[in-house]
This is a predicted structure of a 104-nucleotide RNA (Glycine riboswitch aptamer) from Plantactinospora sp. KBS50.
The sequence is in RNAcentral, with records from Rfam.
Of the family's consensus pairs, 90% are formed in the model.
The coordinates come from a structure-prediction model, not an experiment, and the mean pLDDT is 76.
RNA sequence: ACCACCCACGCGGGAGAGACCGCCACCCGGACACCGCCGGGAGCGGCGCCGAAGGGGCAAAUCCUCCCCGGAACCUCUCAGGCACAAGGGACCGCGGGGGCAGG
Numbered sequence: 001a002c003c004a005c006c007c008a009c010g011c012g013g014g015a016g017a018g019a020c021c022g023c024c025a026c027c028c029g030g031a032c033a034c035c036g037c038c039g040g041g042a043g044c045g046g047c048g049c050c051g052a053a054g055g056g057g058c059a060a061a062u063c064c065u066c067c068c069c070g071g072a073a074c075c076u077c078u079c080a081g082g083c084a085c086a087a088g089g090g091a092c093c094g095c096g097g098g099g100g101c102a103g104g
Base pairs, nucleotide, nucleotide: 002104003103005100006099007098009096010095011094012093013092018047020046021045022044023043026041027040028039029038030037048083049082050081054079055077056076057075062070
């Protein structure tokens, strides 16, 4: 110096699941002399659902034998998060340079 590995950063890609039901003091639009009404949004509650931030859980291999401990995940649990479009988030993948390491 190069390759591999680790970390953060930048760019690109990136799934799934109710436009559900009820309530509604709020906001917007329509109609209207006013009230009442209709539609949309937000909020709250209920049930249903998703799983790829994070979080929790576990097997075998692993030892001369036995026991104990340890023992992964896009597996699982759904706490958190999410469930029209958009936005945001997003494991993981690719590219870029930067830092680290000192295995080849």